[in-house]
RNA sequence: AGAGUUUGAUCAUGGCUCAGGACGAACGCUGGCGGCGUGCCUCAUACAUGCAAGUCGAGCGGGGUGCUGCGGAGCGUCCUUCGGGACAAUCUGCAGAUUACCUAGCGGCGAACGGGUGAGUAACACGUGGGCAACCUACCCUUAAGACCGGGAUAACAGGGCGAAAGCGCUGCUAAUACCGGAUAAGCCUACACCACCACCUGGUGGAGUAGGAAAAGGUUUUAGCGCUUAAGGAUGGGCCCGCGCUCCAUUAGCUAGUUGGUAGGGUAACGGCCUACCAAGGCGACGAUGGGUAGCCGACCUGAGAGGGUGAUCGGCCACACUGGGACUGAGACACGGCCCAGACUCCUACGGGAGGCAGCAGUAGGGAAUUUUGUCCAAUGGGCGAAAGCCUGAGACAGCGACGCCGCGUGAGCGAAGAAGGCCUUCGGGUUGUAAAGCUCUGUCAUGGGGGACGAAAUAAUAUGACGGUACCCCAAGAGGAAGCUCCGGCUAACUACGUGCCAGCAGCCGCGGUAAUACGUAGGGAGCAAGCGUUGUCCGGAAUUACUGGGCGUAAAGCGCGCGUAGGCGGCCUGUUAAGUCAGAUGUGAAAUACCACGGCUCAACCGUGGGGCUGCAUCUGAAACUAGCAGGCUUGAGAGCAGGAGAGGAGAGUGGAAUUCCUAGUGUAGCGGUGGAAUGCGUAGAUAUUAGGAGGAACACCAGUGGCGAAGGCGGCUCUCUGGACUGCUACUGACGCUGAGGUGCGAAAGCCAGGGGAGCGAACGGGAUUAGAUACCCCGGUAGUCCUGGCCGUAAACGAUGGGUACUAGGUGUAGGGGGUAUCGACCCCUCCUGUGCCGCAGUUAACGCAUUAAGUACCCCGCCUGGGAAGUACGUCCGCAAGGAUGAAACUCAAAGGAAUUGACGGGGCCCCGCACAAGCAGCGGAGCAUGUGGUUUAAUUCGAAGCUACGCGAAGAACCUUACCUGGGCUUGACAUCCCCUGAUGCGCCUGUGAAAGCAGGCUUCCCUUCGGGGCGGGGAGACAGGUGCUGCAUGGUUGUCGUCAGCUCGUGUCGUGAGAUGUUGGGUUAAGUCCCGCAACGAGCGCAACCCCUGUCCUUUGUUGCCAGCAUUAAGUUGGGGACUCAAAGGAGACUGCCGGAGACAAUUCGGAGGAAGGUGGGGAUGACGUCAAAUCAUCAUGGCCCUUAUGUCCAGGGCUACACACGUGCUACAAUGGUCGGCACAACGGGCUGCGAAGGCGCGAGCCGGAGCCAAUCCCUAAAAGCCGGCCCCAGUUCGGAUUGUAGGCUGCAACUCGCCUGCAUGAAGCCGGAGUUGCUAGUAAUCGCGAAUCAGCAAUGUCGCGGUGAAUGCGUUCCCGGGGCUUGUACACACCGCCCGUCACAUCAUGAGAGUUGGCAACACCCGAAGCCGGUGGCCUAACCGCAAGGAAGGAGCCGUCGAAGGUGGGGCUGAUGAUUGGGAUGAAGUCGUAACAAGGUA
Repeated sequence: AGAGUUUGAUCAUGGCUCAGGACGAACGCUGGCGGCGUGCCUCAUACAUGCAAGUCGAGCGGGGUGCUGCGGAGCGUCCUUCGGGACAAUCUGCAGAUUACCUAGCGGCGAACGGGUGAGUAACACGUGGGCAACCUACCCUUAAGACCGGGAUAACAGGGCGAAAGCGCUGCUAAUACCGGAUAAGCCUACACCACCACCUGGUGGAGUAGGAAAAGGUUUUAGCGCUUAAGGAUGGGCCCGCGCUCCAUUAGCUAGUUGGUAGGGUAACGGCCUACCAAGGCGACGAUGGGUAGCCGACCUGAGAGGGUGAUCGGCCACACUGGGACUGAGACACGGCCCAGACUCCUACGGGAGGCAGCAGUAGGGAAUUUUGUCCAAUGGGCGAAAGCCUGAGACAGCGACGCCGCGUGAGCGAAGAAGGCCUUCGGGUUGUAAAGCUCUGUCAUGGGGGACGAAAUAAUAUGACGGUACCCCAAGAGGAAGCUCCGGCUAACUACGUGCCAGCAGCCGCGGUAAUACGUAGGGAGCAAGCGUUGUCCGGAAUUACUGGGCGUAAAGCGCGCGUAGGCGGCCUGUUAAGUCAGAUGUGAAAUACCACGGCUCAACCGUGGGGCUGCAUCUGAAACUAGCAGGCUUGAGAGCAGGAGAGGAGAGUGGAAUUCCUAGUGUAGCGGUGGAAUGCGUAGAUAUUAGGAGGAACACCAGUGGCGAAGGCGGCUCUCUGGACUGCUACUGACGCUGAGGUGCGAAAGCCAGGGGAGCGAACGGGAUUAGAUACCCCGGUAGUCCUGGCCGUAAACGAUGGGUACUAGGUGUAGGGGGUAUCGACCCCUCCUGUGCCGCAGUUAACGCAUUAAGUACCCCGCCUGGGAAGUACGUCCGCAAGGAUGAAACUCAAAGGAAUUGACGGGGCCCCGCACAAGCAGCGGAGCAUGUGGUUUAAUUCGAAGCUACGCGAAGAACCUUACCUGGGCUUGACAUCCCCUGAUGCGCCUGUGAAAGCAGGCUUCCCUUCGGGGCGGGGAGACAGGUGCUGCAUGGUUGUCGUCAGCUCGUGUCGUGAGAUGUUGGGUUAAGUCCCGCAACGAGCGCAACCCCUGUCCUUUGUUGCCAGCAUUAAGUUGGGGACUCAAAGGAGACUGCCGGAGACAAUUCGGAGGAAGGUGGGGAUGACGUCAAAUCAUCAUGGCCCUUAUGUCCAGGGCUACACACGUGCUACAAUGGUCGGCACAACGGGCUGCGAAGGCGCGAGCCGGAGCCAAUCCCUAAAAGCCGGCCCCAGUUCGGAUUGUAGGCUGCAACUCGCCUGCAUGAAGCCGGAGUUGCUAGUAAUCGCGAAUCAGCAAUGUCGCGGUGAAUGCGUUCCCGGGGCUUGUACACACCGCCCGUCACAUCAUGAGAGUUGGCAACACCCGAAGCCGGUGGCCUAACCGCAAGGAAGGAGCCGUCGAAGGUGGGGCUGAUGAUUGGGAUGAAGUCGUAACAAGGUA
């Protein structure tokens, strides 16, 4: 840093996709060790169990246990004088100033911290910076001053009750650092007025004065400390207020009644509608109020070059919450997670009367989920609470456990070791690869394992003691390569390739796409690539994506300029001067927590991790300064803008009037049979008189010519003429105003056609509709009619390809040439002409720009200002909602789902029922045919055991097949063989074949018999038999795996390349153009210059001549004969061999001085003389695996091979190609004449003879210019036939023969005799041929025993007609044009219908949720009120008072109830369209002039 994907290719647009990084992750496969981190993202779901907040006995009374002392009882032991004594377990009483410990209660402090969670919250919640002169702050620190005298209760406890329990009354006793009264008052508080200073508003601070008011607690010890009260200050923590920042929806546009403000009061620590009463009517909002959705915010984290985008786990700061909702109490602090009260839901206990509970603390459980851990250890350290302290408590915390969840580190061994083991895989069978990899040898010892040693963390002290982690880290020793590698991928992107299996199946796939028999894309294997204790997949975020563009995009045609004005807010704004300092810039100060990130250094062996320091935190605030620019204020200016005067132009608008032409209608005349209409017709009109024509009249609409890329208007739009009213622009001049300007969200007006409402009008035209045609149909195109409408008046609608597909304004940036309006100059008598200025409107064109096309002073160039709009295609300008409208409908305007494209410009082709040019037996002009008949032959179809296979429009069909009775033969039936009919190798063997024989058989074969090898250098070889296996064999499949060969376009004139040039590029140029040619043939021109494959020529045959040579050929002259038969001859013919000849060379015309063409001469031949061979790049996946070759697959006692018979020859039909005919230009009979090409030894076969004939007998001659096939036929000369199904025609059939052959039954050919079918010239349609051609006539050959040959390939004989011409059909070439085609028109493609699936709208409704509103009820509780209740402290002699409590009442008030609405979801018979889906139906709408643009 990019890449893939739209196309045949290209450029640009544009979406989709990939490569990167990250994660609290999950899933799949796999899993050695350690360190450091991290771990319910889902149900703020429900919770069993344990623990998570206590502490102080140095506040207090009591209780308990011990100890001591004094007693009492006393098991037991000892002594005993037996009376008793001593000791003594145990029990017990009293006391303790001789004393230790524990603690239920009162009291104090803490429990508001720490820990969890993210539900709610769009908010001063949070962040940041400020403010409080409007506040509070326990514990802590500093300072100052104090602590005097009293009093009354109450828990505990005791007694006696209630209750299942939880617990609760009653009576009695008692203490305090609990509570209360009084005194004292430097400060303090309240009230009153005064002075000084300060100040950012209300004010603050200090001082002195008067009046009133308010304090205290002690305990422990013997000494100081700890507590207590008041006041001031500090510190810390909080409360409140403000500026700025902080998500989406406008299909949420209006919201608000304590609402906004004031006055007074209340309340609070404190300001405040915070609350109440009264008064006023305000307040908020397009700079987005209100409503709805979503969401804890931040430091930071991820990504990114950055700007940004996304996230808000762990750590840290703030907020909010604690089962749901409400409430207050206590307190310095709470409206309180492990407190209270009430309501609700849920769970549990219960004796049914009542009670108890709240893991979003740590573990753990269930549930949910793709998914997230141990009911662990310890307070050793850090920190917190209490305490004087010891200490206690602490699931905070420190540690350990589990999980590859992440990051980091290490290991799974190292060296040597083959021209390279085995095995695997591949193979062209040679080998290659796995692979130094293994084995083997020599080593090492990290980790793990065993043993030994063993910490720091621990400090506070005078000293001692104290470690959960942990016998851990770490160190030493030991033995042994031993215990330790997987995962993904290998078509391109993207590093990595082969085999087999599969056969559009199974499957893969992130995108493009793979798979239909040779898959590097599926599955497996081998090999390879990548990463590695992990590897892949999925999900999410950023990136790439400049694909929302601030940095950094666009809008003529790709998505995108509102149809056009006026104008509000807003944004922007000319020149000069002064001033201010808001923006701006500079400096300084404060803040921007720590952690993180960055840099440096350091500590764990390294790293991750951690520590220390530095810089930074782009921000905000304050102060000071600068004054160019922007802005504010003040003053001035004239060039922007406006104004005045003078002119001229115009289909600008509105109204009124008026004119002629034309159509139609009416009346009348003339006139007669048609008119009209079309591609052609018909409907229609017309003898009741049309059309046509003449005259008159009526009515409506529109204004020919002028007329012009001419004019006017903002756009829509405006066209006869005249008048009235009226808007704007332009030019010239000016001594006026003095920035008054530009744009313009909303708003408002105008706005073609069609349409709507009301009333008129209605000639022509003319949706709908009717009829006639066309057509397969024709609800169309064409024709005849025709209603709305089109016209007028008034009112709606508000849209158009409302287009220059180009918003408005200003300025600048080469020109040229038209045109409209006006001015100036020059010139002229004047007009023109010419020069020039302004305004409008066109064309061309430079720079520049653009993806290209193009634009180009009328910009799409260069800049600035303002507005509108776009962000893939479809769904869709649709749905819902809202606004507008009488309606039609318009405006605004989505989503689900679906596709990988859709689209632009240009390029090359192909195509067009586009154009132009040209060619071809392409048409036309002709001749002969085919299509009808019979037969032959091929094919389809059918049949069959088989009718073997292939060929399929032209380019299959008398084709492969130049020969199917057997063979051929590939097919069928049946019978056989299995190393085979054929090849190579090995072993054994000497026979086998030939000759012969037997049995069986259809033969092949099987079984058997007789006979019996060759050569040799003696090694062996040849040939044959038997045997085993390697193998043979296959006309089995794939021509879509192939080679080769062939057809076709097409013997058409084309197809390309190098260099250069042009283009971003595909490509273009060359090869186009002007001529010319059969030809890309040649000439000329030209940013091209050359070249190649084709064309032509070179080759063969033929046409003329010459030379040479004459046998088997020839014969003029000379002999000779029946005969060129023979002699002879080379002249001629002919035969070959070699030459000549023709080249537009010559002349003339045309042409461009060319190429060339036309005419002519000469010549046998003239413009390629005629014919052949020769077939460019390529097209048709054209044909052929059955000529041959060949990859792969398949068969292997058969899909091979041998044999017999059958079939390929079938036959209702259909088609192609031919033959013979239908007759007189003929048929038939007789006679006579003239060829050429060829073939011949398993051959051609003469003469002669026989036969009516086919043929037979015969055998001369010939290996062939010698002999034979060989008679040529049409023709010519005669005869007959006389127009008929015939003396035409010959099919078919009968019969008798001949030939070939092993064999003519299926199934050959030929002959004689007899038979004598259809057919009388052929529908639609269609073929060949331009000269020695067509037509016609015969001859030969290949194949071949014979022949189904009428076929094919050749040969000669006779021998025409026509061609105006290129409009049309077909094919082809060139240029050009359009294209939505590129598998290329046999293309592409649209809509309904039918089927399936999916999402969605409507829908009688049904059913949830949310937030409000109105009313009802009204818990707890604060506040207020209240009396006939109760009450220790104070006052009072007493009565009583003060004060307090409960009770009751009231306001407020949660949940609940009722009601009507709002918003939102789910669902719903049916219904609407939409999307998608290899081969459904109907048509043909669009793309070419797409056949009606």

This is a predicted structure of a 1493-nucleotide RNA (small-subunit ribosomal RNA) from an uncultured bacterium. The sequence is in RNAcentral, with records from ENA, Greengenes and SILVA.